[in-house]
This is a predicted structure of a 478-nucleotide RNA (Bacterial RNase P class A) from an Isosphaeraceae bacterium.
The coordinates come from a structure-prediction model, not an experiment, and the mean pLDDT is 76.
A source record names the gene rnpB.
It matches the Rfam family "Bacterial RNase P class A". The family's RNA type in Rfam is ribozyme.

RNA sequence: UGAAGCUCGUCGGACCCGGGACGUGCCGCGGAGGAAAGUCCGGACUCCACAGGACGCAGUGGUGGGUAACGCCCACCGUCGGGGCUCACGAGAGUGGCCCCGAUAGGGACAGUGCCACAGAGAACAGACCGCCUCGGGAUCGCGCGGCCCCGGCCGCGUCGAGACUGAGGUAAGGGUGAAACGGUGAGGUAAGAGCUCACCAGCAGGCCGGGUGACCGGUCUGGCUCGGCAAACCCCACUGGGAGCAAGACCAAAUAGGGGAGCAGGGCGGCACGGUCGGGGUGAGAAGACCAACCAGGGAAACCGAAGUUGCCUUCGUCACCACGCCACCGCCCACGGAUCGGUCCGGUCCGUCAUCGACUCCCGGGUAGGUCGCUUGAGGCGUCGGGAGACCGGCGUCCCAGAGAAAUGAUCAUCCCUGGCCGAGCCGGGCGGCCUGGCUGCCCGACGAGGCCUCGACAGAAUCCGGCUUAGGCUU
Numbered sequence: 001u002g003a004a005g006c007u008c009g010u011c012g013g014a015c016c017c018g019g020g021a022c023g024u025g026c027c028g029c030g031g032a033g034g035a036a037a038g039u040c041c042g043g044a045c046u047c048c049a050c051a052g053g054a055c056g057c058a059g060u061g062g063u064g065g066g067u068a069a070c071g072c073c074c075a076c077c078g079u080c081g082g083g084g085c086u087c088a089c090g091a092g093a094g095u096g097g098c099c100c101c102g103a104u105a106g107g108g109a110c111a112g113u114g115c116c117a118c119a120g121a122g123a124a125c126a127g128a129c130c131g132c133c134u135c136g137g138g139a140u141c142g143c144g145c146g147g148c149c150c151c152g153g154c155c156g157c158g159u160c161g162a163g164a165c166u167g168a169g170g171u172a173a174g175g176g177u178g179a180a181a182c183g184g185u186g187a188g189g190u191a192a193g194a195g196c197u198c199a200c201c202a203g204c205a206g207g208c209c210g211g212g213u214g215a216c217c218g219g220u221c222u223g224g225c226u227c228g229g230c231a232a233a234c235c236c237c238a239c240u241g242g243g244a245g246c247a248a249g250a251c252c253a254a255a256u257a258g259g260g261g262a263g264c265a266g267g268g269c270g271g272c273a274c275g276g277u278c279g280g281g282g283u284g285a286g287a288a289g290a291c292c293a294a295c296c297a298g299g300g301a302a303a304c305c306g307a308a309g310u311u312g313c314c315u316u317c318g319u320c321a322c323c324a325c326g327c328c329a330c331c332g333c334c335c336a337c338g339g340a341u342c343g344g345u346c347c348g349g350u351c352c353g354u355c356a357u358c359g360a361c362u363c364c365c366g367g368g369u370a371g372g373u374c375g376c377u378u379g380a381g382g383c384g385u386c387g388g389g390a391g392a393c394c395g396g397c398g399u400c401c402c403a404g405a406g407a408a409a410u411g412a413u414c415a416u417c418c419c420u421g422g423c424c425g426a427g428c429c430g431g432g433c434g435g436c437c438u439g440g441c442u443g444c445c446c447g448a449c450g451a452g453g454c455c456u457c458g459a460c461a462g463a464a465u466c467c468g469g470c471u472u473a474g475g476c477u478u
Base pairs, nucleotide, nucleotide: 001030002029005026006025008023009022010021011020033460037471038470040469041468042467043466044465045245046244047243048242050348052347053346054345055344057241058240059239060238061237062076063075064074065073066072077106078104079103080102081101082100083099084098085097087096088095089094107236108235112234113233114230115229116228129175130174131171132170133169134168135167136166137165140162141161142160143158144157145156146155147154148153183201184200185199186198187197188196202226204223205222206221207220208219209218210217211216249374250373251372252371259365260364261363262362263361266335267334268333269332270331271330275328276327278326279325281323282322283321284320285319286317287316288315289314292312293311294310295309298305299304336354337353338352339351340350341349381400382399383398384397385396386395387394388393418458421455422454423453424452427449429447430446431445432444433443434442435441436440
């Protein structure tokens, strides 16, 4: 410290039954790794989510399998290295069997770009330093001939020989430089050489046949004669990949300031049952009002005049109701624009907003809370057994639950035992050299075993979501 069990207490007012949660106490059982480290890969899981397409970026890189997956594991292939056995063929270069171990960042250098210091003539469409060969020049020397002088010697000529040095051309076989020099051995050929030609070998590029799931391997034929290395350089090719991460995330409770500021996106069509009475209009009613008209009291002989009131007409309306229209609001649709969603970009899809006292969203300033519970350990799980497989591993059956903390748990001290190494070491056994003696006794040394005693020593290292690997530390075996 986890879980189980037991006692007690609390959990809407009382009682009963059952169950659960929390807390206190008691008690048994259990509790850090092969790497818990690194945080280098792969996932499970959680959330963002549309996880759709393209790019960018990153990773892997022989083949076939395993796995949830991987940059991991297994087997095999190629190349390189080491060892063992047996050595053989060939003129030589060179070629070849079996077994074991190890390494391998193992696609492409004929898509392109780049690098190979120094040395060296020249470092990949390269190249002549020393050399070799051919044609010359050449002071001089020798030789031969002739002439002159005449002891010595001198001059001239020569299609002869040598000749330091030097001009032109050919050459890349020999030598040199270098980590590396544009195939190798042998023969022919040549003025000297060269794959110049040929035979063989190696390499490269192809064809065909055979073996293998495949990478590849073997055999045979043809050819140009042969065009370096580095991609763990950039790059090309094939394949793979949304992002973030348990400080993911879910729930509960609490508190604050529903805080302040800035930026910023258009129109059209249709409907309008209900809404707004905003706008003008129409109808009706109503109200008011001047003139006029009619009626009418009255006057007048008549013509006519004619108060008040009512009605009509006309005008206005700060009134009411209705009707349709316009506008607003609302609803729907279309186009466009703004924004969010993908994280670095673009496309598509989806959602939200778009004239304004509005607004999706973005940015800046400021404030509050950082509390509790969960996630949290039953798993691509362990063990046993059987079967399959060359192996990694897979399947069947059975059995087990094997740490879940929450500032982070196994403590400190003493005693005893064991392991490692060292020292001392009685005693037994084996050997050697002696002494005394002849039954043997005894001394020293060496070796092996060794009771006991003392000292020393016991590596690397401590879970935090979990799992499969890799790497490192340390230990053991082969």